This is a predicted structure of a 348-nucleotide part of an RNA (small-subunit ribosomal RNA, central domain) from an uncultured prokaryote. The prediction has a mean pLDDT of 87. The full RNA is in RNAcentral, with records from ENA.

[in-house]
Context: one part of a larger RNA
């Protein structure tokens, strides 16, 4: 190197996008780099192996032989791979008509709740808990009615449903823009797959500036509980949580399962489309997406089973015994928390 693996044992990158590169659909021509056959030419001797031979014999020596898997030059093949020129249409991209959606980005607008503030009514209590204290209340609380602010999130609908690469999306209304899916079968003519590096995007938390703060709430503070209680319960109550620009770049970023293609039984749910039939109730067929099952077949079981963990290609990522350690070190990034790359000693 070979060779094994990556749902749970180590090990799919958080995801997409796209450079180098690898790898790539059908037919025809040429040439011949690679590939194949043939000649030569080289391939030192010793050794090794193989036949003979000399020391009594072997070890050791000698001789021929064979090999040296290789390179180099000529000659020839042309089915593959690459190339060079023409074509095609099944991949793949565009037209065209359709169609479902919380996909994204401003701006508005709503209506419960809650809290606070004004007023009314009322008059001894409220709250909280297992049970009670802190706490609020006669300077009128809880209730309860009426107006007023203010910020947050959007009950029913709602679902193993939808939509996005993924993070992730949910009142509602308008602008404005991505994607996908069906039917067409008009155009282009392989324009494709995958992707080290790069460059976007990236939940919460946290960090810089500015705003905002109702509720809920790290850290604090009081009350309980308990031996104690730096906790669970209670009352409060800062950062935060919201919004605007900027940074952070991480997760049990999960389906713990990398894209993409192509074969392999089937039955079911529900989403969107399009077609036949239709007694108009529905029935069927088909494309894409989806939940449950399950055949072979795979698996160490569990379980995967046309959305594959089966079968097989092509291409990135990763994995090598447990601790040390996702650590030290130096690198880079970062305003900092820190992140990203990653050890050894030594120990079982």
């Nucleotide at each position: 190197c070979u060779g094994g693996g990556c749902g749970u044992a180590a090990a799919g990158g958080g995801c997409g996008u796209g450079u180098a590169g690898g790898c790539g659909g059908c037919c025809u021509u040429g040439a011949a780099a690679g590939u194949u056959g043939g000649a030569u030419g080289u391939g030192a001797a010793a050794g090794c192996c193989c036949u003979c031979g000399g020391c009594u014999c072997a070890a050791c020596c000698g001789a021929g032989g064979a090999a040296c898997u290789g390179c180099g030059u000529c000659c020839a093949a042309a089915a593959c791979u690459a190339u060079c020129a023409g074509g095609c249409u099944a991949g793949a991209g565009g037209u065209u008509g359709g169609u479902a959606g919380g996909g994204g980005a401003c701006a508005g607008u709503g209506g419960a709740a809650c809290u606070u503030c004004a007023g009314g009514u009322g008059g001894a209590g409220c709250g909280g808990u297992g049970a009670a204290a802190u706490g609020c209340g006669u300077a009128g609380a809880u209730a309860u009615c009426u107006g007023a602010a203010g910020g947050a999130a959007c009950a029913u609908c709602g679902a193993u449903g939808g939509c996005g690469a993924a993070a992730g999306c949910a009142a509602c209304u308008g602008u404005c823009u991505g994607g996908g899916c069906c039917a067409u079968a008009c155009c282009u003519g392989a324009c494709g797959c995958u992707g080290a590096g790069g460059g976007a995007c990236g939940a919460a938390a946290g960090c810089c500036a500015g705003g905002g703060u109702a509720g809920c709430g790290a850290a604090c503070g009081g009350g309980a509980u308990u031996a104690g209680a730096u906790a669970c319960c209670c009352c409060g109550g800062u950062a935060g949580u919201c919004c605007u620009g900027g940074c952070u770049g991480u997760a049990a970023a999960c389906g713990a399962u990398g894209a993409u293609c192509a074969c392999u039984a089937g039955c079911u749910u529900a989403u969107g489309g399009c077609g036949c039939u239709u007694u108009c109730g529905a029935g069927u067929g088909u494309c894409a997406u989806u939940u449950g099952c399950g055949u072979a077949g795979c698996u160490a079981a569990c379980g995967c089973g046309u959305u594959a963990a089966g079968u097989g290609a092509u291409c990135c990522g990763c994995c090598u015994g447990g601790g040390g350690a996702g650590u030290a070190u130096g690198c880079g990034c970062g305003c900092a928390a820190g992140c990203g790359u990653a050890a050894a000693a030594c120990u079982c």